[in-house]
Context: one part of a larger RNA
Molecule: large-subunit ribosomal RNA, domain IV
Organism: Deinococcota bacterium
RNA sequence: CUCUCUCUAAGGAACUCUGCAAAAUAGCCCCGUAACUUCGGGAGAAGGGGUCCCGCACUAGGGUGUACCCGUAAGGGUAUGCGCGAAGCGGGCGCAGUGAAAAGGCUCUAGCGACUGUUUACCACAAGCACAGCUCUCUGCCAACCCGCAAGGGGAAGUAUAGGGAGUGACACCUGCCCGGUGCCGGAAGGUCAAGGGGAGCGGUGAGAGCUGCGAACUGAAGCCCCGGUGAACGGCGGCCGUAACUAUAACGGUCCUAAGGUAGCGAAAUUCCUUGUCAGGUAAGUUCUGACCUGCACGAAUGGUGUAACGACUGGAGCGCUGUCUCGGAGAGAGACUCG
Numbered sequence: 001c002u003c004u005c006u007c008u009a010a011g012g013a014a015c016u017c018u019g020c021a022a023a024a025u026a027g028c029c030c031c032g033u034a035a036c037u038u039c040g041g042g043a044g045a046a047g048g049g050g051u052c053c054c055g056c057a058c059u060a061g062g063g064u065g066u067a068c069c070c071g072u073a074a075g076g077g078u079a080u081g082c083g084c085g086a087a088g089c090g091g092g093c094g095c096a097g098u099g100a101a102a103a104g105g106c107u108c109u110a111g112c113g114a115c116u117g118u119u120u121a122c123c124a125c126a127a128g129c130a131c132a133g134c135u136c137u138c139u140g141c142c143a144a145c146c147c148g149c150a151a152g153g154g155g156a157a158g159u160a161u162a163g164g165g166a167g168u169g170a171c172a173c174c175u176g177c178c179c180g181g182u183g184c185c186g187g188a189a190g191g192u193c194a195a196g197g198g199g200a201g202c203g204g205u206g207a208g209a210g211c212u213g214c215g216a217a218c219u220g221a222a223g224c225c226c227c228g229g230u231g232a233a234c235g236g237c238g239g240c241c242g243u244a245a246c247u248a249u250a251a252c253g254g255u256c257c258u259a260a261g262g263u264a265g266c267g268a269a270a271u272u273c274c275u276u277g278u279c280a281g282g283u284a285a286g287u288u289c290u291g292a293c294c295u296g297c298a299c300g301a302a303u304g305g306u307g308u309a310a311c312g313a314c315u316g317g318a319g320c321g322c323u324g325u326c327u328c329g330g331a332g333a334g335a336g337a338c339u340c341g
Stems, first nucleotide, its partner, number of pairs: 001336008010327002014325001019322001027051005036041001038170001052092005061084001063082008093097001105320007112312002117129002133168007145154003171307004176237003181234002183230005190225003196219002201214005238256005265299001266296001277293005
């Protein structure tokens, strides 16, 4: 010096990306427990007190075996065992009584995800995946769909309260506008449209019959065009100018464009570039945090929007407790390192 431990004056997070690590808390009994809440919870909330030994004492009380008695029964009683077992009073010892060991730190406030669950075997356990619930869509049964060349099998020895596919993701309140493009669905018209049908007409050859080519009109599905519908289908959801008797702003007006110009709700946000926005709170001091504002570079409604009790080895912020994390080090134990062997 390294590792694993123990202790450490005063201070107590000043450490640091972060209280990482350590310390602290801890069992049982009693008292006592807030907001909020889906009335279950939150709760071991928080916060307090007690805890050993001896005596009263074979304590009170209640459980149970056997025998007997009373009673119709339920049950009660007596005798004698077994085991459980408060509370109180008095006394005793120590610094200390869950005397060692095992053995929650707590609170407040945001974000995300409802929850239990699950995952990158070997750097990620999460706000990812899943999930009940919701919705769309396909499927009438020899179902749709999937595996297989097929036979066949799964679906299912099921039958629309069933099964497949897709999205969303408990619950509460909700889920606006656009069907122009793309997709899907519908549409016995029309346009286009392949093979096939058709055969006007034109060739080759041949004496001819014939053989053999080319071939217009017309006819000819699905598809596409076309006409409609459809958003919890893929998706999309504007610009400029002016205007109110302070100023500012613009309920109002004009104009251009669009399929339609973003409703509710939320908003410097897991989204805000400018930005450490501005104001307020918390601090002596706060690029973080919380509450507001709205100028949303570039939120927004099942690629769901906004809330939400409970839950979380999730992620921010704050506090109490506690500490060698630190001021700032120090001392000690053991194991290495080093020397000899």